[in-house]
């Protein structure tokens, strides 16, 4: 100091939102994974000011004033089922956009701090 075993922690959650790498360094600029919009033939659409349209699970419908129903979203190792529990926000583009190769091009945040239970599956991280 290596290599095996073993055992006990341990490596969070939404979201696309996280790694590098360099500088004149707390700020900056590149790039890679990701996500996202514009954008031809073809194929769809025939609508249109009562505008239209995008990101997002965050929509619809009935009552009738916040309630119900459907439907759709999250819950900590991966993924399934069960049942609990919780959420349907908010935000942009501005006259304007289907699909869409080539190509262009933008975002890489923000808020949280752990349900339970079955059958499987996998041993990757640091102590």
């Nucleotide at each position: 100091u290596c290599a095996u075993c073993g055992u006990a922690c341990u490596a969070g959650c939404u979201g696309a939102a996280u790694c590098c790498g360099c500088c004149a360094c707390c700020g900056g600029c590149g790039g890679a994974a990701c996500g996202g919009g514009g954008g031809a033939c073809c194929c769809a659409c025939u609508c249109a000011u009562c505008g239209g349209g995008g990101c997002g699970a965050a929509u619809c419908g009935c009552g009738c004033a916040c309630g119900c129903g459907a439907c759709a979203g999250a819950g900590a190792c991966c993924a399934c089922c069960a049942c609990c529990u919780c959420u349907g926000a908010g935000c942009c583009c501005g006259a304007c956009a289907g699909c869409u190769a080539a190509c262009c091009u933008c975002g890489c945040a923000g808020g949280c701090a752990c349900g339970u239970g079955g059958a499987g599956g996998c041993u990757u991280u640091g102590u």